[in-house]
Annotation: This is a predicted structure of a 117-nucleotide RNA (SAM riboswitch aptamer (S box leader)) from Caldibacillus debilis.
RNA sequence: CUCUUAUCAAGAGAGGUGGAGGGAUGUGCCCGAUGAAACCCGGCAACCGUCAAUGCGUAUGCAUUGAAAUGGUGCCAAUUCACACAAAGUGAAACGAUUCACUUUGAGAGAUGAGGG
Numbered sequence: 001c002u003c004u005u006a007u008c009a010a011g012a013g014a015g016g017u018g019g020a021g022g023g024a025u026g027u028g029c030c031c032g033a034u035g036a037a038a039c040c041c042g043g044c045a046a047c048c049g050u051c052a053a054u055g056c057g058u059a060u061g062c063a064u065u066g067a068a069a070u071g072g073u074g075c076c077a078a079u080u081c082a083c084a085c086a087a088a089g090u091g092a093a094a095c096g097a098u099u100c101a102c103u104u105u106g107a108g109a110g111a112u113g114a115g116g117g
């Protein structure tokens, strides 16, 4: 960098350093000197792994449930802040082609975990 797969409506400081930016991209809309990013501390959380119970299995295994955050990640404004493409439905405008708004579903993009190249 890329492929597969799972999840993305919950949760997380009135601390220290730091100084202007930040929310992936575009648009919008937000956050920010009543102090951004970043670093440290703190915190949240059970994805992998670990442990326990139960069930299945010939089986080192598999499944379910539970426990723990001195194992490995991750995360800590706003639904992944909203929309970005397609379809369906409803409503509105227009002579019409068509356009606009809203809702739902799906896809795409992105993020994170796990596995592969």
Base pairs, nucleotide, nucleotide: 001117002116003115004114005113006112007111008110013041015040016039017038021031022030023029025084026083027082028081042076043075044074047072048071050067051066052065053064054063055062056061080109085106086105087104088103089102090101091100092099093098